This is a predicted structure of a 78-nucleotide RNA (c-di-GMP-I riboswitch aptamer) from a Pseudomonadota bacterium. It was read from a public genome assembly, where an Rfam model found it.
Formats: sequence, C1' cells, structure tokens
RNA sequence: AAUCCGGAAAGCCACACCCGUCGUGAGGCGGGGCCGGAAAGCUACGGGUCUCUCAAGGGAGAUAGCCGGGCUGCCAUA
Repeated sequence: AAUCCGGAAAGCCACACCCGUCGUGAGGCGGGGCCGGAAAGCUACGGGUCUCUCAAGGGAGAUAGCCGGGCUGCCAUA
C1' cells in the first nucleotide's frame, strides 16, 4: 500500500409516518422523525416491481432502502 473480515472511537445516512411543495401518476424535493444500514455514497447497464400511454407490436417514466453489475470512499486488529 492492497485485499478479506470488521465498526472499537469519531462520525455519516435516514424506513415508516407527519407537514409543505412539484408531478397525470409511480414518485421526487425541503423540514420534522429515526426502522434500519459498513457503502442505505454515486450510477438506470441487466433483471424484478410500480406508473403513464398504446393501433396490444411496443413506447415513455419511477424505484439505487428489491437483486446483480460498474465507479468512488472513512477508521482499523480496537
């Protein structure tokens, strides 16, 4: 220095739900909240699920905290 296991210490994120707001919608954003997370950081490449539309062949979108992949990263034998 790298990899694997890990999270002691210092930290980080923020499920559901509530309020506001954007959107046809799935859902996004901000504030509160804190189930949980060792990549719950980024990425829509593959699959799944969801939404809109369709002449039913398909098309457009959402979901990264559904699974896999890709990129990046703190501490460290406690």